About this RNA: A computed fold for a 351-nucleotide part of an RNA from an uncultured prokaryote, annotated as small-subunit ribosomal RNA, central domain. The coordinates come from a structure-prediction model, not an experiment, and the mean pLDDT is 89. The RNAcentral record of the full RNA draws on ENA.

Context: one part of a larger RNA
RNA sequence: CUGGACGUAAAGCGCGCGUAGGUGGUUUAGCAAGUUGGAUGUGAAAGCCCCGGGCUCAACCUGGGAACUGCAUCCAAAACUGCUAAGCCUAGAGUGUAUGGUAGAGGGAAGUGGAAUUCCGGGUGUAGCGGUGAAAUGCGUAGAUAUGUGGAGGAACACCAAUGGCGAAGGCAACUUCCUGGAUCAACAUUGACGCUGAGGUGCGAAAGCGUGGGGAGCAAACAGGAUUAGAUACCCUGGUAGUCCACGCCGUAAACGAUGGGUACUAGCCGUUGGGAGGGUUACCUCUUAGUGGCGCAGCUAACGCGUUAAGUACCCCGCCUGGGGAGUACGGUCGCAAGAUUAAAACUC
Numbered sequence: 001c002u003g004g005a006c007g008u009a010a011a012g013c014g015c016g017c018g019u020a021g022g023u024g025g026u027u028u029a030g031c032a033a034g035u036u037g038g039a040u041g042u043g044a045a046a047g048c049c050c051c052g053g054g055c056u057c058a059a060c061c062u063g064g065g066a067a068c069u070g071c072a073u074c075c076a077a078a079a080c081u082g083c084u085a086a087g088c089c090u091a092g093a094g095u096g097u098a099u100g101g102u103a104g105a106g107g108g109a110a111g112u113g114g115a116a117u118u119c120c121g122g123g124u125g126u127a128g129c130g131g132u133g134a135a136a137u138g139c140g141u142a143g144a145u146a147u148g149u150g151g152a153g154g155a156a157c158a159c160c161a162a163u164g165g166c167g168a169a170g171g172c173a174a175c176u177u178c179c180u181g182g183a184u185c186a187a188c189a190u191u192g193a194c195g196c197u198g199a200g201g202u203g204c205g206a207a208a209g210c211g212u213g214g215g216g217a218g219c220a221a222a223c224a225g226g227a228u229u230a231g232a233u234a235c236c237c238u239g240g241u242a243g244u245c246c247a248c249g250c251c252g253u254a255a256a257c258g259a260u261g262g263g264u265a266c267u268a269g270c271c272g273u274u275g276g277g278a279g280g281g282u283u284a285c286c287u288c289u290u291a292g293u294g295g296c297g298c299a300g301c302u303a304a305c306g307c308g309u310u311a312a313g314u315a316c317c318c319c320g321c322c323u324g325g326g327g328a329g330u331a332c333g334g335u336c337g338c339a340a341g342a343u344u345a346a347a348a349c350u351c
Base pairs, nucleotide, nucleotide: 004322006320007305008304012319014204015203016202017201021197022196023195025088026087027086028085029084030083031082033081034080035077036076037075038074039073040072041071042070049065050064051063052062053061054060094194096190097189099186100185101184102183106180107179108178109177110176111175112174113157118152119151120150121149123147124146128139129138165172166171209250210249211248212247213246214245218244219243223239224238225237226236261318262317263316264315265314266313269296270295271294272293273292274291275290276289277288278287279286280285300307301306324351325350326349333344334343335342336341
C1' cells in the first nucleotide's frame, strides 16, 4: 500500500449549519498536468532466473543472455480525468428563486379559560376520617371527614386522540392574537451546475445538576415516623425538604435508539393511513399521480434473527468509527466548567 467491517457480535459523532479538502450534469474548441504508445540515456558489479563452460560430481568458480517492472529527456495520441475559453436546459432529470394553493401539538411573545387538587372564611352537620394484605403512625369534640357557598394560589391542559400531524435532533398538545422557520402540491416562468459531503470550527441539544432572583398548589430524592422482616439503611403507609414552575446565565450528557451517518440513481407486488393535485361519477365513491407514514411480501442480502422502493438489495461520492476480555472510557497531561464533572485518552499487569 492492498484486502474486512459498523441493526443485534467491537464499531454511525445526539442533531444541524458550514470552512478547508474530497467529489461533481451536459456540448464544442483548445492545452497536454494525469493517462497511453514509441525512441534515447540511465537503471554499477555481484546475486536471483535461463543457456553454456571449468574443477571426476556437487557446493564453488566462470562466459553469455534475460531481468532490473524505475527515473529523466524527446516525439506522438487526445478517448477518459484535469485545466482554459465559450455555451446548453433538452429527454420521467440536479440547485436556487418567483407565482398560486394546502396541511400541521414547528418555534418565540402576550393575553384568556374551564375541570380538578390544596389552603382560607363563614353555613349545614356529628363522630369518626384516612390508610392497608392486615395494621399502625397521622388527622378529628379546639368540631375533622362529608356537603353546599365565597375567596386565594400554583401547576397541568380530560374528551377530541389516531396504527394521526409537525420538527434536523432534543422535542412539541386548552383557547385567542401578534411575530416567525420549514415542508409539500400544481402549472408555468426564471437562474444556468450555483450541486453533494464535510476534518477543524460554530450553533442547537431530554432529564438531572449548578449560580442569582422570584414562585411553591400537587408530586416528591434526602430525611422522620409507622408497618413488614431473622434483619429491612427497601418494597407498603403517614408526613416531608431540595427539586419540579418562571426569568437570566451555566452544564453538554442519555438505551440522545430505527441500537441503522448524509446524498443520488436503479430494482416485483399487495393492503392500509395523512396532506396535495388531476380525471370520472347523481351522492356514496372509483381511477391515476405526488410527498410523507404503517403492515405484509418477490428477487436480492444476512451467521441467523430478520431487512425488503422509508433496504440491512444493486452501485457511486463524502464524512465518522472498529480491531480479543479485563485493567478502562480509568491514570497522567491538555482543553472546557463555579462545581459536579465533561472531552481527548494510554500503559504496566493479567486471562